[in-house]
RNA sequence: GGGCGUGUAGCUCAGCUGGUUAGAGCGCUGUCCUCACACGACAGAGGUCAGAGGUUCGAGCCCUCUCACGCCCA
Numbered sequence: 001g002g003g004c005g006u007g008u009a010g011c012u013c014a015g016c017u018g019g020u021u022a023g024a025g026c027g028c029u030g031u032c033c034u035c036a037c038a039c040g041a042c043a044g045a046g047g048u049c050a051g052a053g054g055u056u057c058g059a060g061c062c063c064u065c066u067c068a069c070g071c072c073c074a
Stems, first nucleotide, its partner, number of pairs: 001073007010026004019057001028044005050066005
């Protein structure tokens, strides 16, 4: 330098052929339970969907560019 893949909550990851409120597990906070802790039950907080632009009535999803990381080729 060329090609491919990944980027969504603190972490690990789903998210269908573009559509109706952006989710799960773990973690965190509160309450209950307990003498207390753990376990358990219930409730809750937490998101610029890497960044910018475009297409569309509508984008996490499609297109272009950029950034970061990984793999392959040279």
This is a predicted structure of a 74-nucleotide RNA (transfer RNA) from Candidatus Uhrbacteria bacterium GW2011_GWF2_39_13. Rfam family: tRNA. By type it is a transfer RNA. Its mean pLDDT, the model's own confidence on a scale to 100, is 80. Lineage of the source: Bacteria > Bacteria candidate phyla > Candidatus Uhriibacteriota.